[in-house]
Molecule: transfer RNA
Organism: Longimicrobium sp.
Order: sequence, then C1' cells, then structure tokens
RNA sequence: GCGAACGUAGCUCAAUCGGCAGAGCGCCGGCUUCCCAGCCCGGAGGCAGCGGGUUCGAUCCCCGCCGUUCGCU
Repeated sequence: GCGAACGUAGCUCAAUCGGCAGAGCGCCGGCUUCCCAGCCCGGAGGCAGCGGGUUCGAUCCCCGCCGUUCGCU
C1' cells in the first nucleotide's frame, strides 16, 4: 500500500428480503432471611463508531472517514 470481517445498553452478544431495538451478566429497588448470599418480582440504562446519500421510513442499502482484528504484496 491492497483486500476482508467487525464496530448495537457498563461487559458479552442477538435482531438484517428496510417499518419507531432485545437477551444474559452487571447496576438500582423490593420480597425473603437473624445477617449475607442465592431464588423470585420490578426498574433504570443505547437513537445504533462519525458524517453524508437513497427512501414515506434505515441498526439493517450506497459512499467517505475513523477504529479493531485477520490476510496479502
């Protein structure tokens, strides 16, 4: 320098023939217990790497840039 994959909640990851985003863990509160933990119940938390484009409408399509990983010369 070239190519590919990936970049979604604090962490690990889902959801993609485009239709207003979810799970587990963690966190907060409650219940329970002599106390803690655990179980059970409830809750907060992301506008989707950044910027554009297409579209009535995009996390999901297209373009550029940035970052991570892998490969090639």